RNA sequence: AGAGUUUGAUCCUGGCUCAGGAUGAACGCUGGCGGCGUGCCUAACACAUGCAAGUCGAACGGGUGUACAGAAGGGAAGAUUACGGUCGGAAGAUCUGUGCAUGAGUGGCGGACGGGUGAGUAACGCGUGGGCAACCUGGCCUGUACAGGGGGAUAACACUUAGAAAUAGGUGCUAAUACCGCAUAACGGGAGAAGCCGCAUGGCUUUUUCCUGAAAACUCCGGUGGUACAGGAUGGGCCCGCGUCUGAUUAGCCAGUUGGCAGGGUAACGGCCUACCAAAGCGACGAUCAGUAGCCGGCCUGAGAGGGCGGACGGCCACACUGGGACUGAGACACGGCCCAGACUCCUGCGGGAGGCAGCAGUAGGGAAUUUUCGUCAAUGGGCGCAAGCCUGAACGAGCGAUGCCGCGUGAGUGAAGAAGGCCUUCGGGUCGUAAAGCUCUGUUGCGGGGGAAAAAAGGCAGCAUCAGGAAAUGGGUGCUGACUGAUGGUGCCCCGCCAGAAAGUCACGGCUAACUACGUGCCAGCAGCCGCGGUAAUACGUAGGUGGCGAGCGUUAUCCGGAAUGAUUGGGCGUAAAGGGUGCGCAGGCGGUCCUGCAAGUCUGGAGUGAAACGCAUGAGCUCAACUCAUGCAUGGCUUUGGAAACUGGAGGACUGGAGAGCAGGAGAGGGCGGUGGAACUCCAUGUGUAGCGGUAAAAUGCGUAGAUAUAUGGAAGAACACCAGUGGCGAAGGCGGCCGCCUGGCCUGUUGCUGACGCUGAGGCACGAAAGCGUGGGGAGCAAAUAGGAUUAGAUACCCUAGUAGUCCACGCCGUAAACGAUGAGGACCAAGUGUUGGGGGUGAAACCUCAGUGCUGAAGUUAACGCAGUGAGUCCUCCGCCUGGGGAGUAUGCACGCAAGUGUGAAACUCAAAGGAAUUGACGGGGGCCCGCACAAGCGGUGGAUUAUGUGGUUUAAUUCGAUGCAACGCGAAGAACCUUACCAGGGCUUGACAUCCUACUGACGAAGUAGAGAUACAUUAGGUACCCUUCGGGGGAAGUAGAGACAGGUGGUGCAUGGUUGUCGUCAGCUCGUGUCGUGAGAUGUUGGGUUAAGUCCCGCAACGAGCGCAACCCUUAUUGUUAGUUGCUACGCAAGAGCACUCUAGCGAGACUGCCGUUGACAAAACGGAGGAAGGUGGGGACGACGUCAAAUCAUCAUGCCCCUUACGUCCUGGGCCACACACGUACUACAAUGGCGGCCAACAAAGAGAGGCGAGACCGCGAGGUGGAGCAAAUCUCAAAAAGCCGUCCCAGUUCGGGUCGCAGGCUGCAACCCGCCUGCGUGAAGUUGGAAUCGCUAGUAAUCGCGGAUCAGCAUGCCGCGGUGAAUACGUUCCCGGGCCUUGCACACACCGCCCGUCA
Repeated sequence: AGAGUUUGAUCCUGGCUCAGGAUGAACGCUGGCGGCGUGCCUAACACAUGCAAGUCGAACGGGUGUACAGAAGGGAAGAUUACGGUCGGAAGAUCUGUGCAUGAGUGGCGGACGGGUGAGUAACGCGUGGGCAACCUGGCCUGUACAGGGGGAUAACACUUAGAAAUAGGUGCUAAUACCGCAUAACGGGAGAAGCCGCAUGGCUUUUUCCUGAAAACUCCGGUGGUACAGGAUGGGCCCGCGUCUGAUUAGCCAGUUGGCAGGGUAACGGCCUACCAAAGCGACGAUCAGUAGCCGGCCUGAGAGGGCGGACGGCCACACUGGGACUGAGACACGGCCCAGACUCCUGCGGGAGGCAGCAGUAGGGAAUUUUCGUCAAUGGGCGCAAGCCUGAACGAGCGAUGCCGCGUGAGUGAAGAAGGCCUUCGGGUCGUAAAGCUCUGUUGCGGGGGAAAAAAGGCAGCAUCAGGAAAUGGGUGCUGACUGAUGGUGCCCCGCCAGAAAGUCACGGCUAACUACGUGCCAGCAGCCGCGGUAAUACGUAGGUGGCGAGCGUUAUCCGGAAUGAUUGGGCGUAAAGGGUGCGCAGGCGGUCCUGCAAGUCUGGAGUGAAACGCAUGAGCUCAACUCAUGCAUGGCUUUGGAAACUGGAGGACUGGAGAGCAGGAGAGGGCGGUGGAACUCCAUGUGUAGCGGUAAAAUGCGUAGAUAUAUGGAAGAACACCAGUGGCGAAGGCGGCCGCCUGGCCUGUUGCUGACGCUGAGGCACGAAAGCGUGGGGAGCAAAUAGGAUUAGAUACCCUAGUAGUCCACGCCGUAAACGAUGAGGACCAAGUGUUGGGGGUGAAACCUCAGUGCUGAAGUUAACGCAGUGAGUCCUCCGCCUGGGGAGUAUGCACGCAAGUGUGAAACUCAAAGGAAUUGACGGGGGCCCGCACAAGCGGUGGAUUAUGUGGUUUAAUUCGAUGCAACGCGAAGAACCUUACCAGGGCUUGACAUCCUACUGACGAAGUAGAGAUACAUUAGGUACCCUUCGGGGGAAGUAGAGACAGGUGGUGCAUGGUUGUCGUCAGCUCGUGUCGUGAGAUGUUGGGUUAAGUCCCGCAACGAGCGCAACCCUUAUUGUUAGUUGCUACGCAAGAGCACUCUAGCGAGACUGCCGUUGACAAAACGGAGGAAGGUGGGGACGACGUCAAAUCAUCAUGCCCCUUACGUCCUGGGCCACACACGUACUACAAUGGCGGCCAACAAAGAGAGGCGAGACCGCGAGGUGGAGCAAAUCUCAAAAAGCCGUCCCAGUUCGGGUCGCAGGCUGCAACCCGCCUGCGUGAAGUUGGAAUCGCUAGUAAUCGCGGAUCAGCAUGCCGCGGUGAAUACGUUCCCGGGCCUUGCACACACCGCCCGUCA
């Protein structure tokens, strides 16, 4: 940074899609370790259980437990006894005091912090900057002053009452730092005065007077605590400027509403609240309403401007089951406080009660989806306390999750026989691949063992020393010493040992986009982000191998930004792609001429404050690195404030005339409104003349007309429109305006420059105008004419055509408000080459020319545009303002609203769907578009086909098989130049399996090979007559060829695919075209050349030309034919009467030449090319014919000529044999033969005259036999010699128009020939039989001269078989005015929504 996708290709417009980054993610596959982060986005759904806010005994009373001391009382064990007792004094109980511990209570402080969530909120809620002279502030700090003396209660507790409980009540006792008077005090508060100050209200200081108001003690004796006031700090409250989403299909909202006065309330201002008074206030700069949303620092993306987001962390706000309320307090209208109401859950003795996880865990549910009912207060922080300490789900840690970022590892070196194996293969090999194995090494991580009280740690306590103060003690500061305190955790880290051992996946591989092959599948299964893949050779499906990317992850999905300049401020557009409002006037708004003065709002510049931290960037530092963390600096576009500048914009003042307007003098005009008036024409009415039609159409018919039409003449009536003039002429803002005259009226132009002095431009809303059609009311109505009727056309014809005809068209008044309302081009201004018309003025001239202003056209420079084009009338270069566009369809539809009598109009979506829709231009193809030209294309002619019989091919049908192919022209007497067997590929049956055929290997044989039997034959069996091969040799043998046998590689296939191919061929078309190089033009596809003017059979040639040349085609060169010269002449020819012989003049043969080139003359033409005419010539304008076929088209034909990829068969889809079939037959078509007859048939005659061919397993003469086909026989001839071989149409006679003396099919009988064999299934002959057919419907074919037509002859194939095919000559016409039409083709041009190219594309209905 771009790319893919609209087209045959191109440029543009324009959408869709992709590559990037990101995430609190989820899903699929996979998963070794560690560090640091992070983890209910959904149900602000409901919650079991535990914990999350307590603490203080140095405020207080009292209870309990315990220890000690004391007191009274008590009297046990034991001792003693004189038995009376005495001594002794334990345990237990009571009281007092002390210490420790503790439940509850009074009291103090804290539960307003910390933690959670984002429901609500569009708001002074938040952000930013200010204000409070309108406020509060517990605890903390500083300072000043004070703390005197009293009093009365109350909980706890005891007793008791009610109740299931929660709890409540009664009686009695008691303490305080709890509560209440009194005293004291002013610097506090209220009121007044003076001075000073300020931005208004007002503030400060001083002073006078009055009133009011305090306290609490505890102690370890060091302190701690209390009261008042002032100040500070901190935290809060209120107010203000600016900023803060979408919708106008939400346009009006508001009654405490806006303001005032008075009062109340508050810490404080205030309609915050109340009464009264006024009627205001907000709103197009978007009020109100609706929807959505916590806001920000920031995060993601982006070059930036922007766009999106607000999870974690930090600030603010709001909320705490839902709604409401206050109490306490410094602070709350209070998450783990209270009261009320509601819903829900729970308990209950049914009377009544209890509860609130949006704290940490956790549960159910929802969901694609989000964790442990963990440890510790060790640290940091918080609450209480003098402190020790207690509490702390804040916090610190651990656990779970690849959820993200970062780091590490899964080994390293060596190792070619390039192993095995996989995959591919052209079978040679290539690749996986130094990869593996093997050898050597290391040990991160891991596993095992050990060390480690290291770091995180400072603190309190105790002791000692010292310092300040003090008489000292105690206490405090500093230093040292000592013991103590760790949840994490025996963790990081370190050491030792052990083994390469335990650790790689995932996605892709057609293009975009890095990476390719094989197999399977066969529009199936499937893929796909877009384009698109898949219908038998898929790099796109599935699998495998290989490769590419990333890597403990990789893909997919979702969302955001980017790319997208695709909402364009940076940075887009509107003639034709989407887009200029139908037009004007004009309020608001935006913008605004020249000069001077001053201000300083914008603007510029300097300073100050703020812009929290985190984040970002830079530089360093700490964890082994990094992520992460820390430090410093920078940045943080803004806001506020202050000093300065004054060019520009703005505000103010003054001046000017160029913009604009007005005055005066002229001018043109279908500008508008009203009234009048004129002629032509149409129609109707009346009358006359007149008679049979008129009218209408492509042709008709409906219609009108003998009741007199049409036509014609005269008169009259009515309505509407104004020929000629008339013109890219005029006027108007647009719509629009057209006979003539008058009245009223708007605008414009020119001249003049005396007047005003920026008065201007644009213009959202608004208002007005606004073609036609339509609507309402009332008139009018000639013509025309929706609707309607009839007649035609047509498959139909609710159309086009015709005959009628109503609304309407016309007028007045009122609506409607739209058009391709178009120049598809908004308005205004400035500037920017020319040329040429025209309208109206002015100057100028004798008249012109010429100059100039305002319009209206054309051509065109620069410029511009995607191109077309525009071009002073811009779509050029700029300025100002308005309107409009953002892919196609759905759709200008639905809905809402507004307008309208209605019709409808204005505004105006979405769901869904497609990957395009489009603009301009290019090349083709096409057109029942145009121009030019050609062709047996038509026309003019001649003869046919289509009807009949037969032959032959095809379709169809049939069949065991009727083998296969060819199918519009361009298949169909085609492959097939010849199917009885063979051919033969088909069918039935019988056989063979290394094979009928080829190569290689081994063994054997010696070649080779006749006769027999069985069988349909292939073949099988039996048997050997005859015969004894080649080269080398060291004589052992070896080699080669052949045959037999055997094994396997292989053979074989007319099996499939002509849409996998080569080669060959057809066709357009022997049409004149098809291209290239260089140059030039075009953004480009492309164009030019190749177009144009002529000419030609021809892109043939000439001329011109931004083209100049060239190639493949055309033509020529080749063959043949027509004339002739020369040479050569046998088998040819003949001048000799014949033969022989001779000769080569002639015929002829075949070699070499000549000849024809528009060369010559004339005319035309452009002085060209060329055309026309003529001469000469055998031949004249390519002399006739042939061969020769450009670039390409038809996926044209052929896998069955041949070759060949892939697929398929392998005792068969190969091969051999016998028989059958390819020859079938209701029918249809093509191509031919023969005819239908007299230009003929038949018979006869005559040696009438050819050309080109063929011949040895051949042609076969003469002769003889047979009616004949033919037979016997064999001369001659490998051919200018011999043979086939007779040419036939011709001439003479006859027949006399008929199913015939035409025609010959079919059938019968008898023969001939070929062949192993004529049954299926050959040809020929003789005799007899004698079918259809009398010139052929629609339609259709060939041919332009030695041609058509007609006549015969030959050849290939071939044993035999031709009406077919290929050749040959004989006889020998007619017609062509011409290019309108049919078909095909060429060139130019035009249109196009076609490009598979009109057999296209495409619309509607139905299924």
Model confidence (mean pLDDT): 82 of 100. The RNA shown here (small-subunit ribosomal RNA) has 1407 nucleotides and comes from an uncultured bacterium. Rfam family: Bacterial small subunit ribosomal RNA. Gene Ontology terms of the family: structural constituent of ribosome and ribosome. The sequence is in RNAcentral, with records from ENA and SILVA.